Context: one part of a larger RNA
RNA sequence: GGCGCAUGGCGAAUGCCUUGGCACUAGAAGCUGAUGAAGGACGUGACGAACAACGAUAUGCUUUGGGGAGUUGUAAGUAAACUUUGAUCCAGAGAUUUCCGAAUGGGGGAACCUAGUACUAUUUAAUUAGUAUUGUCUUAUGAUGAAUACAUAGUCAUAUGAACAGCAACCCGGUGAACUGAAACAUCUUAGUAACCGGUGGAAAGGAAAGAAAACUCGAUUCUCUUAGUAGUGGCGAGCGAACGGGGAAUAGCCCAAACCAGUCUACGGACUGGGGUUGUAGGACUUCUUAUUAGGAGUUACAAAUCUUAGUUAUAGUUGAAUUAGCUGGAAAGUUAAAUCAUAGAAGGUGAUAAUCCUGUAAACGAAAUGACUAAGACUCUUAGAAGUAUCCUGAGUAGGACGGGGCACGUGAAAUCCUGUCUGAAUCUGCGGGGACCAUCCCGCAAGGCUAAAUACUCUCUAGUGACCGAUAGUGAACAAGUACCGAGAGGGAAAGGUGAAAAGAACCCCGGGAGGGGAGUGAAAUAGAAUACUGAAACCAUGUGCUU
Numbered sequence: 001g002g003c004g005c006a007u008g009g010c011g012a013a014u015g016c017c018u019u020g021g022c023a024c025u026a027g028a029a030g031c032u033g034a035u036g037a038a039g040g041a042c043g044u045g046a047c048g049a050a051c052a053a054c055g056a057u058a059u060g061c062u063u064u065g066g067g068g069a070g071u072u073g074u075a076a077g078u079a080a081a082c083u084u085u086g087a088u089c090c091a092g093a094g095a096u097u098u099c100c101g102a103a104u105g106g107g108g109g110a111a112c113c114u115a116g117u118a119c120u121a122u123u124u125a126a127u128u129a130g131u132a133u134u135g136u137c138u139u140a141u142g143a144u145g146a147a148u149a150c151a152u153a154g155u156c157a158u159a160u161g162a163a164c165a166g167c168a169a170c171c172c173g174g175u176g177a178a179c180u181g182a183a184a185c186a187u188c189u190u191a192g193u194a195a196c197c198g199g200u201g202g203a204a205a206g207g208a209a210a211g212a213a214a215a216c217u218c219g220a221u222u223c224u225c226u227u228a229g230u231a232g233u234g235g236c237g238a239g240c241g242a243a244c245g246g247g248g249a250a251u252a253g254c255c256c257a258a259a260c261c262a263g264u265c266u267a268c269g270g271a272c273u274g275g276g277g278u279u280g281u282a283g284g285a286c287u288u289c290u291u292a293u294u295a296g297g298a299g300u301u302a303c304a305a306a307u308c309u310u311a312g313u314u315a316u317a318g319u320u321g322a323a324u325u326a327g328c329u330g331g332a333a334a335g336u337u338a339a340a341u342c343a344u345a346g347a348a349g350g351u352g353a354u355a356a357u358c359c360u361g362u363a364a365a366c367g368a369a370a371u372g373a374c375u376a377a378g379a380c381u382c383u384u385a386g387a388a389g390u391a392u393c394c395u396g397a398g399u400a401g402g403a404c405g406g407g408g409c410a411c412g413u414g415a416a417a418u419c420c421u422g423u424c425u426g427a428a429u430c431u432g433c434g435g436g437g438a439c440c441a442u443c444c445c446g447c448a449a450g451g452c453u454a455a456a457u458a459c460u461c462u463c464u465a466g467u468g469a470c471c472g473a474u475a476g477u478g479a480a481c482a483a484g485u486a487c488c489g490a491g492a493g494g495g496a497a498a499g500g501u502g503a504a505a506a507g508a509a510c511c512c513c514g515g516g517a518g519g520g521g522a523g524u525g526a527a528a529u530a531g532a533a534u535a536c537u538g539a540a541a542c543c544a545u546g547u548g549c550u551u
Stems, first nucleotide, its partner, number of pairs: 001550009015536001016500002020471002022468007029460002031166002039100003042055003046078002050074002052059001061094006070082003105114003115134007135164002137161001139159006170201001171199005181188001185235001211218002222249005232240002253452003256396001260275006280430001282395004286389005295384005307379010318366003324339005340357002342346001348360003401425007411437001432447005487494002510521004
């Protein structure tokens, strides 16, 4: 030097664990804000920083319930206190709630600077301090008042407001890409997607046929399974892609405008209010006739709208809750042996190893002063029917439709209907008008140009309960830890690492060496090679020490 073996060091894999995540199910909730939000800044403790809680009444105040022995958060220390005259704690309601922030008296480089008006303080004045108020816009009323005579614009004042800002996804509308695919690329596709903007709600949108169809028809909308990758569309390429019909979920229908009548006002054009009326087998107005006031009907989600009472259910604290002992092993019994018990409870978690019977619980049963939700009843509120006649009147106009240019419809201009509209045009009035995929006739179906409408459907920032052939610290959220932290960047923004002593701190008194650090004894513990600046387990690489063989 090489090859082994043993013992250590370094190192952190692996195993075991879980406080945290991920996905989902059921129920609840689905908005907050000028009564100042969301989100922050700065403070508040006897004692430094951080998190959490709170706001100059600051680690808390009042009150109503619950609860029953300790308490002053994480947090282990010391001090000083509180508490059976019921604390701490849990729940309901309230008070307080600095400064910034829509931020709103004015300004501003957020958490700062600085005013006007009224009032308060000490009796006045000055000063200072405090309290209240002063934003823009909408609507209404009043005053004032230019160019310009009356006027108007404007200005000012008072009142008013569910206006302003935030919010995860879902929803509606406006604007609207490209990479990509077509094996290139331009129509096309990606896609009306992403992104941006506006708006509402707990859902939104849609919705009671100017519909769909073609038979002996159906009868608002929405969602779903199917029809069907069909019919179609398409540089007939890539691709895109219905509907009718059928099966289900859920079901609910209504109100205006007008004709006519009455009232009020009128610039005589009409306007407003009340009644009336609301449809396609046309309906209504209008005219005539009949019936009817005490019974019926309906109701707060549309169809008109407000409140109260009672009862019940439920949410937000809680309460009761069965049944086991001994020996053995062991540091420790829940293990094992033996003999028992309960079970509408043998779910789960904890306890020094694996516990139905030790603890918390579980099954079952019970419970609310206060606030909220829901259900029912009552109070209360609203409201009335039919026939005949068919002369006249009404039934949504710059609308329907047309031309041109576009867009949307599964449908790329095509034979292209239907729907929307930028420009130019422009009807009819029930003997009417629209549609049935160019267009015409016949036939059939419907009644546009006003509005409202629950449920079935979508989503989950959030709360409660639960589940997992989901993860187990390089995984699972970026984050199991003072994590959107430390740190980086001028900024937009980017963005970590980091879990485990032990059953219990019993966290090593005392002695020795040393200035200390550290170590050696002693002691605790089952274990200290479990010793806290790296502590469960503790692999390998790598580094040593000792030793065997060999050169």
The part of an RNA shown here (large-subunit ribosomal RNA, domain I) has 551 nucleotides and comes from an uncultured Bacilli bacterium.
Rfam family: Bacterial large subunit ribosomal RNA.